The RNA shown here (Glycine riboswitch aptamer) has 92 nucleotides and comes from Planococcus wigleyi. It was read from a public genome assembly, where an Rfam model found it. It matches the Rfam family "Glycine riboswitch aptamer". Rfam links the family to the GO term glycine biosynthetic process. Its mean pLDDT, the model's own confidence on a scale to 100, is 81.
[in-house]
């Protein structure tokens, strides 16, 4: 300071899939079938190591990919977003 990423906090928009089926007096246990957008997990180019060289190893993104956790009527929750406040202090 015509204040950049970022952060936290309130408010606004935000998909997808079973009101699934047994068993139990209740809590609560099992079974099937799905969905990915809390969270986790995998990897492309790149990038170092290592070798002579093919190559190996390692580090590596996502709303891709799996589907541990979470979800699957409405509520809530929700990545991501958009206002606003506040905190921050890049560029210049």
């Nucleotide at each position: 300071a015509u204040g950049a990423a970022u952060g936290u906090a309130u408010g606004g928009g935000g998909a997808g899939a079973g009101a699934a089926c047994g068993c139990c007096a209740a809590g609560g246990c099992g079974u099937c079938g799905c969905c990915g957008a809390a969270g986790g997990a995998g990897c492309a180019a790149a990038u170092a190591a290592c070798a002579g060289a093919a190559g190996u190893u390692a580090u590596g993104a996502a709303u891709c990919u799996c589907u541990c956790a979470g979800g699957c009527a409405a509520a809530a929750a929700g990545a991501c977003u958009c206002a606003u406040a506040c905190a921050g202090g890049a560029c210049g």